[in-house]
RNA sequence: UGGGGAGUAGCCAAGCGGUAAGGCAAUAGGCUCUGGACCUAUGAUCGCAGGUUCGAAUCCUGCCUCCCCAG
Numbered sequence: 001u002g003g004g005g006a007g008u009a010g011c012c013a014a015g016c017g018g019u020a021a022g023g024c025a026a027u028a029g030g031c032u033c034u035g036g037a038c039c040u041a042u043g044a045u046c047g048c049a050g051g052u053u054c055g056a057a058u059c060c061u062g063c064c065u066c067c068c069c070a071g
Base pairs, nucleotide, nucleotide: 001070002069003068004067005066006065007064010024011023012022018054026042027041028040029039030038047063048062049061050060051059
């Protein structure tokens, strides 16, 4: 430099144009003599900036970061 893949909550991770699942962690409450376990509740401008669309995490363009391959 060229090609391919990935970026979603503190961590892991689903989603395939129509209100962003789930698990762990965290916080608050319940239970408990205390702790743990258990139960309930609480969370996201989806890497950044534009575009398309009635509507974008999802489609298009550019950029940033990481991984793989080729030279």

The RNA shown here (transfer RNA) has 71 nucleotides and comes from Candidatus Portnoybacteria bacterium RIFCSPHIGHO2_01_FULL_40_12b. Rfam family: tRNA. From the family's description: Transfer RNA (tRNA) molecules are approximately 80 nucleotides in length. Model confidence (mean pLDDT): 82 of 100.